[in-house]
Overview: A computed fold for a 466-nucleotide part of an RNA from a groundwater metagenome, annotated as small-subunit ribosomal RNA, 3' major domain. Its Rfam family is "Bacterial small subunit ribosomal RNA". Its family is annotated with ribosome and structural constituent of ribosome in the Gene Ontology.
Context: one part of a larger RNA
RNA sequence: AGGCGGGGACCCACACAAGCGGUGGAACAUGUGGCUCAAUUCGUCAACAACCGAGGAACCUUACCAGGGUUAGAAACUCAACUGAAAUCCAGAUGAAAGUUUGGACCUUCCACAAGAACAGUUGGGCAGGUGCUGCACGGCUGUCGUCAGCAUGUAUCUUGAGACGCUCCGUUCAAUCGGGUAACAUGCGCAACCCCUAUCCUGUGUUUCAAGUGUCACAGGAAACUGCGAGAGACAAUCUCGAGGAAGGUGGGGAUGACGCCAAGUCAGCGUGGCCCUUUGAUAUCCUGGGCGGCACACAUGUUACAAUGGAACAGACAACGAGACGCAACGCCGCAAGGCCAAGCAAAUCUCUUAAACUGUUCCCCAAUUCGGAUUGAGGUCUGCAACUCGACCUCAUGAAGCCGGAAUCGCUAGUAAUCGCCAAUCAGCCAUGUGGCGAUGAAUAUGUUCCUGGGUCCUGCAC
Numbered sequence: 001a002g003g004c005g006g007g008g009a010c011c012c013a014c015a016c017a018a019g020c021g022g023u024g025g026a027a028c029a030u031g032u033g034g035c036u037c038a039a040u041u042c043g044u045c046a047a048c049a050a051c052c053g054a055g056g057a058a059c060c061u062u063a064c065c066a067g068g069g070u071u072a073g074a075a076a077c078u079c080a081a082c083u084g085a086a087a088u089c090c091a092g093a094u095g096a097a098a099g100u101u102u103g104g105a106c107c108u109u110c111c112a113c114a115a116g117a118a119c120a121g122u123u124g125g126g127c128a129g130g131u132g133c134u135g136c137a138c139g140g141c142u143g144u145c146g147u148c149a150g151c152a153u154g155u156a157u158c159u160u161g162a163g164a165c166g167c168u169c170c171g172u173u174c175a176a177u178c179g180g181g182u183a184a185c186a187u188g189c190g191c192a193a194c195c196c197c198u199a200u201c202c203u204g205u206g207u208u209u210c211a212a213g214u215g216u217c218a219c220a221g222g223a224a225a226c227u228g229c230g231a232g233a234g235a236c237a238a239u240c241u242c243g244a245g246g247a248a249g250g251u252g253g254g255g256a257u258g259a260c261g262c263c264a265a266g267u268c269a270g271c272g273u274g275g276c277c278c279u280u281u282g283a284u285a286u287c288c289u290g291g292g293c294g295g296c297a298c299a300c301a302u303g304u305u306a307c308a309a310u311g312g313a314a315c316a317g318a319c320a321a322c323g324a325g326a327c328g329c330a331a332c333g334c335c336g337c338a339a340g341g342c343c344a345a346g347c348a349a350a351u352c353u354c355u356u357a358a359a360c361u362g363u364u365c366c367c368c369a370a371u372u373c374g375g376a377u378u379g380a381g382g383u384c385u386g387c388a389a390c391u392c393g394a395c396c397u398c399a400u401g402a403a404g405c406c407g408g409a410a411u412c413g414c415u416a417g418u419a420a421u422c423g424c425c426a427a428u429c430a431g432c433c434a435u436g437u438g439g440c441g442a443u444g445a446a447u448a449u450g451u452u453c454c455u456g457g458g459u460c461c462u463g464c465a466c
C1' cells in the first nucleotide's frame, strides 16, 4: 500500500421491512447428475451450470455405435504424362445403400492444317483432411462484480524510502454530480449529454380508409423541458421543498451504451491460430445403411397444467398491437363431427391473406361432490407433413378418467401502466415433440412507517500474527 474483521461512522440497492403473486407437495414438459448401454457424441458446475451452446436430433443435422465401402481421397490449388470435343444420357448384373462392374446412345470446340490452348477424365508427384489434444500457448468474442462510481496520468509539494497528496473535509447529487474550502493545480478513461423508441402539438404529403369533405391514421421534418418562472429553506452558493403554467417537471418513461481491472472465469465444437498427434494391406480422414443422442430403481433445476363457484360448461355479442407472406400467405364456396380436403379469387401487400384475439359482457345449467373440478395414462379409428412417422412427429374424434382438496424446512420475483391475469405474432422450420425464446398489445392492483437486522456494494477512520 492492500486484503480481511461475528470493529466504528456515513450512504446506497426489491437487501430487509410493508405488500402482491409464486417455487418447494401432484401430474406432465424440458435440461442436468447418476445408472444403464455397442453407443446413450461433446462442452458448461457456488454466485457467473442445469428450455445453457441448440432461434427446431425421424433420415440429414451428427461430432457417437455396429456393419459394409474408398485411399491423392467428399471439396481445393498446382506440376508432368496419357486419353478424350467440352459435355450429357440410358440400360443390365450385384448390393441394405454407398459402391463395384458390364454394355450402349449422342457428338466432333477454337484453328485452313499441324503445333498449341481451354475443359474433362485417369495415373504419378507437391499435397489434402481431422468437431483429434492443449482456453494453463493464443486472437476474437462473452459472463461476473456492475450501469457500481470509480480508475489513472502530468507537473508541483511532503517523505531516507516504499509511498502519500490530488480523489481527504463541509454541504449536495443517481453520479469523483456540483458548490465551498484546501499543497495542490490541471488532465484522461468512466458519469451525464450527443443516438434510437415512446408520450403532446405544428407543418408538409395522402398510397390506404371513407359514399364524400376530411385526416382517426401513416410517413417525413420541426417545436417543446432548461430548475426557465414565483415563494420558502440554505453559506448570498451548489442544491432542496412547495407552487404556477404545461401533454409532460426536475434523469418524463424505456433502450442501446459496460471505465481500470478481477476470477490462469468460459469458449481450440462458431471462426482464426502456435505446438503436439492421426494419415493406407485395415485412418482420429471420408461415403453409406441401420441404431443412438429420446434408453430409467433414483436425485436436482427451470417451467406448464391444476387442485375449482372471483369457477366449469353451452349459446350470443364487443374491443388490439407487434409481425409474416412467392419453393409463399391463401378469402369465398362446397364436403367432413373434427383434424382436414376439393375447387380457386386476391396479394411481392397501409390495398390481399395469415386474422374469428382472449380474458370481458349478456342469458342458462352445474350446487361444494374427487364433482359437469382436474386432465395424466391407455384403447380404437382417422388427418397432415415427409423417400420414410416401429424405435421417435404433431393434430383430430370416440372411449378411458390417474395423482391432485393450496403444499414441511426453506426459497424466488416485483415499486406503476409495474406485479398479476389474458390472448396474439415472429425467428428457427418439410413437419414438430414450443409448456422454450424474442416481441406485441388487452385488463390492471396492493404496499413502502423506516434502515435495527439478513445479503451485496461505496467512502473515511481503526485493529491485524495475512
Stems, first nucleotide, its partner, number of pairs: 002466001003464003007461007015451002019414005026305008034296002042053002064291007073127001077126008088105007109117002129278002132276003138272002140267003143263001145261001150189006157164002169180003195255004200223007226249001229243005294433001307407001311366007323354003328347002333342003373404001378399007420443007